[in-house]
RNA sequence: CCGCGAGUAGCUCAGUGGUUAGAGCAGCAGUCUUAUAAAUUGCAAGUCACUGGUUCAAUCCCAGUUUCGCGGA
Numbered sequence: 001c002c003g004c005g006a007g008u009a010g011c012u013c014a015g016u017g018g019u020u021a022g023a024g025c026a027g028c029a030g031u032c033u034u035a036u037a038a039a040u041u042g043c044a045a046g047u048c049a050c051u052g053g054u055u056c057a058a059u060c061c062c063a064g065u066u067u068c069g070c071g072g073a
Base pairs, nucleotide, nucleotide: 001072002071003070004069005068006067007066010025011024012023013022018056027043028042029041030040031039049065050064051063052062053061
């Protein structure tokens, strides 16, 4: 330099044009316990990497940028 893939909650990941973006683990609180752990119930946590475009409507489609990974020269 060229090609391909990935970027969504603190972490690991789903979701793929139309409701309010979800799960597990982690965190906080309640119940339980003498207390802790475990179990269980609830709560909180998101600029869906960034910019622009298409569309009545974009996390999703298109273009560019950027970071990481893989391959090639």
Record summary: RNAcentral holds the sequence, with entries from ENA. This is a predicted structure of a 73-nucleotide RNA (transfer RNA) from a Candidatus Cloacimonadota bacterium. Lineage of the source: Bacteria > Pseudomonadati > Candidatus Cloacimonadota. Its mean pLDDT, the model's own confidence on a scale to 100, is 82. Its Rfam family is "tRNA". Rfam links the family to the GO term triplet codon-amino acid adaptor activity.